[in-house]
RNA sequence: ACGGUAAGCCGUCUUAUCGCUGCCCCUUUGGGGGGAGAGGAAAGUCCGGGCAACGCAGAGCAUCCUACUUCCUAACAGGAAGGGUCUGUUUUGGAGACGAAACAGAUACAGCCAGUGCCACAGAAAAGUACCGCCAGCCUUGUGCUGGUAAGGGUGAAAAGGUGCGGUAAGAGCGCACCAGCGGCUGGGUGACCAGUCCGGCUGGGUAAACCUUAGGAGUUGAAAGACCAAAUAGGCUGACAGUGCCUCGCUUCGGUGAGGCUAAGGGCUGCUCGUCCGAUGUCAGUGGGUAGGUCGAUGGAGCCUGUGCGUGAGUGCAGGCCUAGAUAAAUGAUAAGACGCACGCCUUCGGGCGUGGCGACAGAACCCGGCUUACAGGCUUGCCGUUGAU
Numbered sequence: 001a002c003g004g005u006a007a008g009c010c011g012u013c014u015u016a017u018c019g020c021u022g023c024c025c026c027u028u029u030g031g032g033g034g035g036a037g038a039g040g041a042a043a044g045u046c047c048g049g050g051c052a053a054c055g056c057a058g059a060g061c062a063u064c065c066u067a068c069u070u071c072c073u074a075a076c077a078g079g080a081a082g083g084g085u086c087u088g089u090u091u092u093g094g095a096g097a098c099g100a101a102a103c104a105g106a107u108a109c110a111g112c113c114a115g116u117g118c119c120a121c122a123g124a125a126a127a128g129u130a131c132c133g134c135c136a137g138c139c140u141u142g143u144g145c146u147g148g149u150a151a152g153g154g155u156g157a158a159a160a161g162g163u164g165c166g167g168u169a170a171g172a173g174c175g176c177a178c179c180a181g182c183g184g185c186u187g188g189g190u191g192a193c194c195a196g197u198c199c200g201g202c203u204g205g206g207u208a209a210a211c212c213u214u215a216g217g218a219g220u221u222g223a224a225a226g227a228c229c230a231a232a233u234a235g236g237c238u239g240a241c242a243g244u245g246c247c248u249c250g251c252u253u254c255g256g257u258g259a260g261g262c263u264a265a266g267g268g269c270u271g272c273u274c275g276u277c278c279g280a281u282g283u284c285a286g287u288g289g290g291u292a293g294g295u296c297g298a299u300g301g302a303g304c305c306u307g308u309g310c311g312u313g314a315g316u317g318c319a320g321g322c323c324u325a326g327a328u329a330a331a332u333g334a335u336a337a338g339a340c341g342c343a344c345g346c347c348u349u350c351g352g353g354c355g356u357g358g359c360g361a362c363a364g365a366a367c368c369c370g371g372c373u374u375a376c377a378g379g380c381u382u383g384c385c386g387u388u389g390a391u
Stems, first nucleotide, its partner, number of pairs: 001387010012339007020037002023034004039362001043373002046371005051222004063218005068082005083109001084107010110213002115211002117207003131153002133149006139142001161179006180203002182200003185196004226296004236287007245262007266278004303322008340360003343356005
């Protein structure tokens, strides 16, 4: 220098004209002027919280979620710092088993001596297991039987701690030294955990993103939550008036008429049942609920910026400054010119210049906030790796 990779940041700009959605000011109410107007992910709606309505004595079961430690935080399955384990590379110690260091990366990392299940193929056997082999015994002397044995062979991803020495019928932690693990003790650390030259031969396969166990957590719904105002029309309720019919009483010239009550649970046709026919409700006023519509929720907040203190850090305290979209079928746009970046082509005095009807991504608020995940042309910074060149 180039390429790759990981993390972080930026992610087009200016002017003019015509529009769109809020806000402010002026006004002769016609209008005029000013100023603001998408994102790092506004996305997926995955996790957590605020807020709201409903529910709720207390406890338990079921269901779901979480799972190394400490810290941060309103909270989290998020983040920070750390621990363990595993993988790779390089270097290195030891006769060996097996270790040590540095760097990079990964990691849902509680429990499999609580119980149950599963472990393809191969293999005798995948968990209390003997196929070959080795050793002992027996008699029927064999391709035999019984027992011992996990040293050796074989299968497998995985086979009952390992390397040696002793020991033994053969073997075996059976004994010893060392190595690895487990448990204890001591010391260190808030803790996960670490260290030890100490003690104990304690050495039981794996699997819980298998059931399960342990510990902790979760009431449900979701801004279409919810609160308020409320038209016309049609219903409901109340009152007044008018009217229909019936009943009772009074008067009557028997035609009616007055008062009171009730009024669809009525009246006629036949006294009853069935059936059928008729019928009556109207106007005005008031009022409850709901709908259309409107207002709020709803944009000043776990807010942003700068400085500073504390902290390894995530963060947090203090001081100063700032106001930064709020639509509701949904505004935030279009056109033109110029600039900028990139690509390609041409020219070049190697500084650069000119040209292209070239390209400029992913995507777009919808109650708000903290995260996670995913998408993204181009550019910048830093770390690591590789290649090449120079010293």
Predicted 3D model of a 391-nucleotide RNA (Bacterial RNase P class A) from Pontibacter korlensis. The prediction has a mean pLDDT of 75. RNAcentral holds the sequence, with entries from ENA. Rfam family: Bacterial RNase P class A. Gene Ontology terms of the family: ribonuclease P activity, dimeric ribonuclease P complex and tRNA processing. Of the family's consensus pairs, 94% are formed in the model.